This is a predicted structure of a 387-nucleotide RNA (Bacterial RNase P class A) from an Actinomycetes bacterium. RNAcentral holds the sequence, with entries from ENA. Of the family's consensus pairs, 91% are formed in the model. Its Rfam family is "Bacterial RNase P class A". The family's RNA type in Rfam is ribozyme. It is recorded under the gene name rnpB.
This record gives sequence, structure tokens and C1' cells, in this order.
RNA sequence: GGAGUCGGCCGGGCGGCCGCGGCGCGGGCCAAGCCUACGUCGAGGAAAGUCCGGACUCCACAGGGCAGGGUGCUGGGUAACGCCCAGGCGGGGUGACCCGCGGAAAGUGCCACAGAAACAGACCGCCGACGCCGCAGACGGCUCGCCGCCGAGGUGCCGGCAAGGGUGAAACGGUGAGGUAAGAGCUCACCAGCGGCCGGGUGACCGGCCGGCUCGGCAAACCCCACCCGGAGCAAGGCCAAGCAGGGAGCGGGUGGCCCGCCCGAUGCUCCCGGGUAGGCUGCACGAGGACCGCGGCGACGCGGUCCCCAGAGGGAUGGUCGCCACCCGGCGCCGGCUCGACCGGAUCGCCGGGAACAGAAUCCGGCUUACAGGCCGGCCCCUCCA
Repeated sequence: GGAGUCGGCCGGGCGGCCGCGGCGCGGGCCAAGCCUACGUCGAGGAAAGUCCGGACUCCACAGGGCAGGGUGCUGGGUAACGCCCAGGCGGGGUGACCCGCGGAAAGUGCCACAGAAACAGACCGCCGACGCCGCAGACGGCUCGCCGCCGAGGUGCCGGCAAGGGUGAAACGGUGAGGUAAGAGCUCACCAGCGGCCGGGUGACCGGCCGGCUCGGCAAACCCCACCCGGAGCAAGGCCAAGCAGGGAGCGGGUGGCCCGCCCGAUGCUCCCGGGUAGGCUGCACGAGGACCGCGGCGACGCGGUCCCCAGAGGGAUGGUCGCCACCCGGCGCCGGCUCGACCGGAUCGCCGGGAACAGAAUCCGGCUUACAGGCCGGCCCCUCCA
């Protein structure tokens, strides 16, 4: 210098003017409420998708089991998780690094097409016994065919084999040697796999020795094993409560001497009651909180100290505009190069024009995933050059 891999961070800044929402403290209008001065705070790294886990709230619930759902190497972290950290094994990469993960030797099922056979089978083939044909030329080939030529086997049936060919995504452990009529874990060595023992490790697992010989794939098929899981969700839930309807008491008129009672009002007025609609308040902003420092731990993370208070809307605020600076792109100027042109390249600078992403809280928190103009920083790896 080039190429790559992993991780962290930013995601415009300052000022003027005009606006918006919350809170505090004043002022004005008699008050509800509205307006207003000042102070202060006011979106994100993903606020997003709503995929996973929790907090919180209500409902249900003695305990156990079944059913159902989820997770799935091991150990740890955490409030919890399908997240994170460390490790193990397998695969990919020269490497940094990346990707994957219970059980197929409990049982059942499935494995398209092709193929003999997809878990037990034999199409071609190899080998043996017997029969028949065959050097008087069979079978087969050459040839459209006959003639002719080639020249030693061919064929039927029975049996053995699973090496080789062929099919397939996948073919019954692999390679080599021995062995055999031909073959075959039939035997042997090594490798893979399985089981046992010993040693190491908390464990996944690793190493060594021995053994009998061999076993296909799929569990996002049923299933088995281990662990976890009650349901609904802030439109949860709580409080206050107009109007209308309902219930009660009193007031009015008639009857009547009076009281009770009864009747009347096309059902008035006053007060009270519970449930509760509209509506309002709350839940709702001090929290698994943030910044810095120290300690423990490989790490995720934990513990301690000091400091800080940091949106809370509800037709839903967090904006608009101007100036300067910073960033990016293009053009011109400028500089350098040569093959000299409407060429190529360029650190800084000047002028002009343009651009500036993804996206926006709505109960809160921890994750994951996805989107993103432009930019910064660091670790590591490979190649090349120079000293």
C1' cells in the first nucleotide's frame, strides 16, 4: 500500500425570529376556566416489526396427574427469556473468523423419479454342477440382406456370491492385503462407528487400552427424554360522576268537620338513594434508572461509593424559517502527468449550484429482528513493498 474479518461509537453544531406540549412560580378576568410574564424540561438508535421474556393489574387456583404448547450440546449470567458470555463437538475458510447442535442402537411411519433392491433384494455381471449345440465353424460380429470373412466358445436349468457395472439426493462401514471356484469382516492392519474399563474435566467431551465385528437418511413425521408454561391485557385496573330512566320521602288539589285512607295531576316542585352512561381524574413517569470511579470475575455480569432527575401528549406537543460553521455531490478556477485531448489524476483553497438517510414515544423494562444518507475509532488476519 492492497484485500478481509470482528467489535464499539456518532448520526449535524451554534445563534436570531415566530410557534407547540408538560411542570413550577407570579399576574389579569368574580369563579369554573381561559389568556399571559419568567424559569425549566421536551423522541430514537432503532421510538419500528409486535417476534420472545418480564414488571404491573384484574380474574381463576388445595395437591397430584392427563391433555396441550414451548425450549433443546455443556457450564454460567439474568427478574426472566427462544437473549448474552465462556467452553465442547462437527462443518466451511490459507487465516482472522463464520455457521450448526438432545435421541434414528425403544417402537411406528415415510424415503418422489429412477433402480434388482430405500432395509432386505439380484437386472447386467462373476463362479460351480448337469444337459444340449459347437473348429464339418456354433453364438455373436462385419453387411440392408445373401454369399463371404473373423474364430472358441455358446445356451438351458439348478445352485453359490454381493466384489464390479448400472440407478439414485442417498445403496447395506472405508482403504489395503490375505483368502476363495467366485466372493464376502471370511481373516488381518489402519481408520470411522458401537460397547466396556482406566485416566483427565463440574460438564458437554477428550486421551489410552480391550472387545465383539458393522448398524442408511428423515424427529419443522408420530414419538422418547429433560426442563419450563393458568388466562387476559393500560381499551388492564381504580376513583369521581352530569343528563335521562328507576326507587324513596316531603310539598299540591279533590273527597271530608278533622286525621288516616282513597282518588287526581295526561305526572309538577324540593330533597335523598344505589348502580352507572357521557365526561373527568388516576394508573403515568424515581426506574431490574443514568453518568463517573473503585473492587471481584477470562467474560456475560455482580457489589460498593459519589453525583444527577431525564418527554408524558390524548385530533395526540417536540416544529417552521433565516444566517454562520461542519459534511457530501457536481461544475468552473488551480496543480501535476503524458499517448497532448471535449484525456487522466488530485492533499489543501476560492466561487456557484444542489443534497442531507431510516424513521417518530403513547404503561414501563430486558432482548431479538428488520430499516438506515454519511462518518469516526479500535482489535485481529492474509498478500505485497521498503528498512